[in-house]
Context: one part of a larger RNA
Molecule: large-subunit ribosomal RNA, domain II
Organism: Candidatus Colwellbacteria bacterium RIFCSPLOWO2_12_FULL_46_17
Formats: sequence, structure tokens, C1' cells
RNA sequence: ACCAACGAGUUUGUGUGUGUUGCAAGUUUAAGUCCCAAUGGGAUGGAAACGAAGCGAAAGCUAGUGUUAAUAGCGCGAUAAAACCGCUACUUUGCGCUUAGGCGCGAAGUAGCGGUUUGGUAGUAGCACGUACAAGACCCGAAGCCAGGCGAUCUUACCUUGGCCAGGAUGAACCCCGCCGAAAGGUGGGGGGAGGUCCGCACCAGUAGAUGACGCAAAGUCUUUGGAUGAGCUGAGGUACGCAGUGAAAAGCUAAUCGAGCUUGGUAAUAGCUGGUUCUCUCCGAAACAGUUUUAGGACUGGCGUCGUAUGAUUCCCCUCGGGGGUAGAGCACUGGAUGGUGUGAACAGGGCGCAAGCUCAUCACACCAAUCAAACUCCGAAUACCGAGAGGUUCAGUACGGCAGUUAGACUGUGGGGGCUAAGCUCCAUGGUCAAAAGGGAAACAGCCCUGAUCGUAAUCUAAGGUCCCAAAAUGCUUGUUAAGUGUGAAAGGUUGUGAUUCGCCAUAGACAGAUAGGAGGUUGGCUUAGAGGUAGCCACCCUUAAAAGAAAGUGUAACAACUCACUAUUCGACGGCGAGUUGCGCCGAAGAUUCACGGGGCUAAACAAGCUACCGAAGAUACGGAUUUCACCAACGUUCGCGUUGGUGGAGUGGUAGGAGAGCAUUCCCAGGGCACUGAAGCCUGACCGGUAACGGCGGGUGGAGCGCUGGGAAGAGAGAAUGUUGGU
Repeated sequence: ACCAACGAGUUUGUGUGUGUUGCAAGUUUAAGUCCCAAUGGGAUGGAAACGAAGCGAAAGCUAGUGUUAAUAGCGCGAUAAAACCGCUACUUUGCGCUUAGGCGCGAAGUAGCGGUUUGGUAGUAGCACGUACAAGACCCGAAGCCAGGCGAUCUUACCUUGGCCAGGAUGAACCCCGCCGAAAGGUGGGGGGAGGUCCGCACCAGUAGAUGACGCAAAGUCUUUGGAUGAGCUGAGGUACGCAGUGAAAAGCUAAUCGAGCUUGGUAAUAGCUGGUUCUCUCCGAAACAGUUUUAGGACUGGCGUCGUAUGAUUCCCCUCGGGGGUAGAGCACUGGAUGGUGUGAACAGGGCGCAAGCUCAUCACACCAAUCAAACUCCGAAUACCGAGAGGUUCAGUACGGCAGUUAGACUGUGGGGGCUAAGCUCCAUGGUCAAAAGGGAAACAGCCCUGAUCGUAAUCUAAGGUCCCAAAAUGCUUGUUAAGUGUGAAAGGUUGUGAUUCGCCAUAGACAGAUAGGAGGUUGGCUUAGAGGUAGCCACCCUUAAAAGAAAGUGUAACAACUCACUAUUCGACGGCGAGUUGCGCCGAAGAUUCACGGGGCUAAACAAGCUACCGAAGAUACGGAUUUCACCAACGUUCGCGUUGGUGGAGUGGUAGGAGAGCAUUCCCAGGGCACUGAAGCCUGACCGGUAACGGCGGGUGGAGCGCUGGGAAGAGAGAAUGUUGGU
């Protein structure tokens, strides 16, 4: 890992709800006792409980009662409904009368009271199912807490009694001798053999590295290293233990276990946490929000789901009508900000000028003019949204009461906003959508984007989004333009005689623009400055003349001149032309990354872009035909407790689905009853291309097997396996 078997909402009690059965103003017995065919059944037993009446703290009273002085008021209670009749009150209306107030009669409606008739009040016990509470309470899972025992053959410390430490080195005290000295003493030699002394085996330890890592080994091996006469090492025996021991102290060690050993019990501890929770089909179908919470991954109440009962258009949508508003926008009338200008005022003091007077600038305040800004400004002010009414449509709905839930981690996207950087696949709100819980088609691939909501079948048709050269279904379609960049097929500021469209202005056959030829002069080297300054370093001025035209010069150049161009002019040439400024379409540059990777690919000059037209393709959408099922309406039959139920038919509308609610079934084991099968072969196992059922499943045939087993109607459950690092066995 696989296979097989086992493996999770149970039981009891008490409430509550639904269904059903019995009896019913009542219902039921409990313990006990008696009997029998005896894990059971029957009878008896009326104690007791619930109900039929409530109110009050209670005494108590009672369809009332409590409060209270109260008969008032109020609280909590009682009083079904329908039809008819009569009376009273009010409203509307018709007729008649009326002194103008009203009155009488009749009809309709509403409310109250009384009467008659029909009729009515509902509980209680059992069973089943849903659910709550108490219990292990769907199953498995802690770390832990407490109690009783067992452990010092490991290890820590101590006690008793034994054992062990090659060799070498150093050379303390002390003793002896020589020499020197008056002595004290000094000095040399010899002996001696101290030491938590030195080097280093055994022995003990375990420093560093390597190795080992299903190892030789649940801590080793190799090299290296520390101690090695000492607080040394070691054998045997003994003593001390679980909130306790022992500890040269590391919370170390106390049998591979230690911040509290092991074991048994309390014990199925508890787990707001994780994982798992077993057959089928049908109907409906959420939430990820609000409030509270020692609350935030939990809980409760509400919201949203489902089922039942009741109600019966109350719901929702379009249209019309009537409302309130202060958002978007806009505005500056208030509040506040902010720019320019003008005016006035303030000042003892600021800067500049001036002898001063004063002028000017700056500052502050106010007013006016012009132009502005605002979530916490508003003289104004929408669209939507919201509230109400009317009409229409609506087999969808809404509401009330009750049973049962689940949900309260949401995600992205469009729009309006806050936070942030008008950052984030960011975060927090509001309002739609989708996903969640939604498959199908498109977007190459791609929960949240676009289209569209899968009951089943069909080798039928039409479409949506998106597409139609090939991969790959459908136009190498049509019309008119654009692009030349493979732009398309990634990007900004900025740049651009790329090119299309368009607007305006100017020049032009009295000859434009470009080109060519010629001129481009004189006063004059203007003045100043300067070594020089001659058009062309710099400063000032920038005139006049001749002319067709020619700057006191727009550049190159020289030391300065010179020289060469330009402006300007003439001639030549002969243009539906030229020059300039805008607007706009499509382009170009800007554009650097590591495999080809910024059209899905091939490839495309359209198979790109813009505007338009006509076809076609394209989905589980729609349509067509057929089948199933839910529900509503109608019809028929049967049954009926007259409420309705069952079956069949026709028609309409439906049938995606997680959590979850509701319904209907299949299979397994056992029990009861009935009726069956079986050695002429039961169960079980294997097998089939066979039959039935929407499915769970049920039959039939063949083989094997060798003794029991189905079916029908009821009943009861150890009642369905793929997952739980599930348990056991096997391979």
C1' cells in the first nucleotide's frame, strides 16, 4: 500500500410537538394481590395523577376574583359560531305633516340586549416519529488531577568490608660530612624521599574533528584530548523514593521514563478543538448580517430556509397621482479658506529716496471690483431611492401561530465612498451581480469576467456571448477608407518635414517657392574703447546718399584688414503652384535580462484598423418529437367518519444545488402468523452479451457446493462502510 472482517445519533426517565388508536366531561391505573401454558401473559387493585374554573401572598371567595373606603377604575380570568324573530340606540334615505325647532310611517346598515332553532366546548391513556433536558449521550483522541501499591540489580549520596594504580622525572622537611668564621652563621657535598607535584601505560573520563544514522551500537567506532597517590578508581553487601529521596547544583539523577517515576483504580476525566460518521430516489433550499456576550474560530435572540395549520390578494411588478428631503451638480447669499486690483484707515516703531515737507515699498484692518475653493459652507438643487393612494397583471407570493434547522471565517467584480500613495490579488462600509451552493458555451489555459441556469432521450431545427485562412465548426464575403509600423501582437512624459482628412492666413502668369546668372554699393576704417577694433571683442547710435536693390550688417573668417556667404534686388525659368499656423485619424522614436514565451500556434499586408451590409457557425439556452416526475385546475370512477382520500385522464406551470428541512422507498438480521421450496440438490460462492425497476435492488440461465431456505402480511433492530496518521488478520 491493497484485500477481508469489525467500526459512530443508542437506551432510560421527564417535558413538548405531529401523526395515529381507544375511551371521552372524563381518562389512566401505580405498588400490591390472585390465576396461567410463566425471562411472559391475564384478572384484580381508584391509592394517585392530568382534565372539567378562576383570582388572590394567604385566609378565602367563585364566573368571577385581587386591589380599594368604594358598587369606581384597573390587573388576571369567564363569555364558540350561524340562521330567524322581537326590542333599544345611532347613521343614511323615501313619503307625509309641520308655528322652520322637529314629528310620524316605511326601507337599509351598524352596535347592544332578549328569545327560538341548528349545534357546540376536549381531554386523557397507549404506540410511532421529531426535538429539548438529565445521564458517557454520535464515535475516536489529550496534556493532566487525585488515591492505593511497586521500584536505588541503572543512577545520586552515604555506611560496612575488600581490591587496583607499568615506568620515568622533580627532589621539601630532616640527618651526616667537608671548608670558612671568634661566634652567630655561611657555603659545598652526601644521605633522605615530601607533594589534591610533573611526563606517561593500565584504569577513569569524554576536548575537538571525522564517521555512523532501517548503525556494530535506542549514544558506538577512529584519530585527538583531560586525570592518572588522589576530593582517585573499583568489586560485594547494605541504607535513603514520588510534592518524596539524592544532588561539589545541570531542575541533574531516582531501571532506555523526570519542572514531579512506574503501575492499578476514580474513568467512557474533560476537550467552545481536529478527524471521522456507512443504502436509494423525490420536493424546497439558506447564511457568512444585527444586537448582547471574560465575547470575537464559541454561545443566545432576531434576520434568511423548511414543514404544518389558518387567512385568502393582504405580496410583487408596470403605469398614474400625491408626498417629504438637501445627496450629485451648482453657487458664494451665510461660515471658513485663498488670488489680483482699487480705495480708506492704523502705527511710537520697518526698507529706499530726500535737508525737510513728503513720496514710495512693506505690514495690519475694513470696504468695493474681478476671478475662485469646501465632508463637518448653502441663496439653490436634480436623477434615483423611499412613503402613501388608485387601476391593471400576478397558479409566483405575503401575513399570523406552531415543529425542525443550518448560518453569523465569506471571495471577486461594477458603481458611490472612508483609510492607504485616487498603491496592493490591500483594508473598511453602502448598493447590484456572480462564485460560494452552478454544470454548459466564450475569454489559449483561468471559483468570482461575458453569454446562459443541466428532469431524461434524439446522428433534428433556431439562436446568445464569441466567431467564420489552417490547427478548428462557420465568409480567403461585399462596400468605402486608413495603416507599412508585423503597428496589429504590452507602456508614459516628451520628441517627430511618416502619412490621410480638415480649417485659417499670406504669396503667385503684373511670374510666386526652390534653383541658376549678376549685383549686394558710397559717405565710412560711424563714434567711443583699444596695442589693434576697418559691418562681424565690447559700449553708444543705427543716419544720409546713389539706386532695381544692398543692415553703420544675420554668419564663416583675420592679430587687425582681407576673403567667402546672408538679408535685399534684377534677369532667367514657367507653377490648378508655393509658404506658414491650427484641429484631427493611423503610425514612428522613447522601449535594456537572462531557453522561443508581450497574436494560443501556424502564419497574415489582411487573416490589421475604422464605418457599414448580408450570410453562416456557435451552448446542457429556445424550438420539435417522445418518456419520467412534482404541483395546480378540471373531469370520471371507487371509498368516505361528508372534512376529504385513492386511482385514471386532459390541460397549465415546474423538476442545478452545499448547510439544512420535508416526503417516499430498497436491502440486511431476528420474531409472529399464513402458505411454500429442498439430496430429482437449500444456503453460500463464481459467471452471463438475458429480463424487470428512475434508483437502492429484484429475477432468470449455467457452474460449484452439499443441508437447510425463500415468499406474503405484520413486528423488533448490535440495520447498509471508502476515508477516522481507524482496529484485527492476510498478502